[in-house]
């Protein structure tokens, strides 16, 4: 001097990501549940308990929620932020087991990011989430072409920047430090 390899630090993408026993609001919903009247008549898989002095179900009347999810504000943590799928382990929910659902850990796979649209799924839902496919947009790097600028001038080379096109992926990208490698 270059910038090979390893490690550290700090940053950028913007309707950026996530969290909260926070506050307010909409919706859930006149639903569930409870009480009562009438009708019905024996129970989710197993057990226990209850039960013809009526399990369960339906209709009417009265009282009447909540959780999860969402929007806004605030606070906090961040840029594989985070999400999702598979497997393992632990734990929670009910009288117990099973089934079902939730939470956390570890390992592996996929996704650069947000928006819109279609389909599927979760959800009470025309909210929102997730998956998948497509469309344009956007950030980053590489390659090619062209314009401008810098290196005293010209040519050439190198570097920076802008535009267009194509392509790749976040263990990435930019800057910087240490060690190492080459000359």
């Nucleotide at each position: 001097a270059g910038g090979u390899g390893a490690g550290g630090u700090a940053g950028a993408g913007g309707u950026g990501c996530g969290a909260g026993u926070a506050a307010u609001c909409a919706a859930u919903a006149g639903u569930a549940a409870c009480a009562u009247u009438u009708a019905u008549g024996a129970u989710u898989g197993g057990g226990a308990a209850a039960a013809a002095u009526g399990a369960u179900u339906a209709a009417g009347u009265g009282u009447g929620a909540a959780a999860g999810g969402g929007a806004u504000u605030c606070u906090c943590g961040c840029c594989g932020a985070a999400g999702u799928c598979c497997a393992u382990u632990u734990u929670c929910u009910u009288c117990c087991c099973a089934a079902a659902g939730g939470a956390a850990u570890u390992g592996g796979g996929c996704u650069g990011g947000g928006u819109c649209u279609g389909c599927a799924u979760c959800a009470a839902a025309a909210a929102g989430g997730u998956g998948u496919a497509g469309a344009a947009c956007u950030g980053u790097c590489a390659u090619a072409u062209g314009g401008g600028g810098a290196u005293a001038c010209c040519u050439g080379g190198u570097c920076c920047u802008c535009a267009u096109a194509u392509g790749g992926a976040g263990c990435a990208c930019u800057a910087u430090c240490u060690c190492u490698c080459u000359a």
The RNA shown here (Lysine riboswitch aptamer) has 183 nucleotides and comes from a Clostridia bacterium.
It was read from a public genome assembly, where an Rfam model found it.
Lineage of the source: Bacteria > Bacillati > Bacillota > Clostridia.
Its Rfam family is "Lysine riboswitch aptamer". Rfam's curators write: Riboswitches are metabolite binding domains within certain messenger RNAs that serve as precision sensors for their corresponding targets.
The coordinates come from a structure-prediction model, not an experiment, and the mean pLDDT is 78.